[in-house]
RNA sequence: AGAUUUAUAGCUUAAUGGUAAAGCAAAUGGUUCAUGACUAUUUAAUUGUGGGUUCAAAUCCCUCUAAAUCUA
Numbered sequence: 001a002g003a004u005u006u007a008u009a010g011c012u013u014a015a016u017g018g019u020a021a022a023g024c025a026a027a028u029g030g031u032u033c034a035u036g037a038c039u040a041u042u043u044a045a046u047u048g049u050g051g052g053u054u055c056a057a058a059u060c061c062c063u064c065u066a067a068a069u070c071u072a
Stems, first nucleotide, its partner, number of pairs: 001071007010024004018055001026042005048064001050062003
């Protein structure tokens, strides 16, 4: 210098262009002498940045940022 992949909740991962899901974690109860385990409920992401296409974008296109890999 060129090419490819990835970026979603505190963490790990889902999601055929059509209301963003789950596990762990956290909070509040139940249970227990107490802790743990178990159990019920609740909260939390405008999907890395900025634009475009579309009635509608996490998803398609472009730019930038960050990380990883390959070639020279």
A computed fold for a 72-nucleotide RNA from Candidatus Hodgkinia cicadicola, annotated as transfer RNA.
The prediction has a mean pLDDT of 81.
Lineage of the source: Bacteria > Pseudomonadati > Pseudomonadota > Alphaproteobacteria > Candidatus Hodgkinia.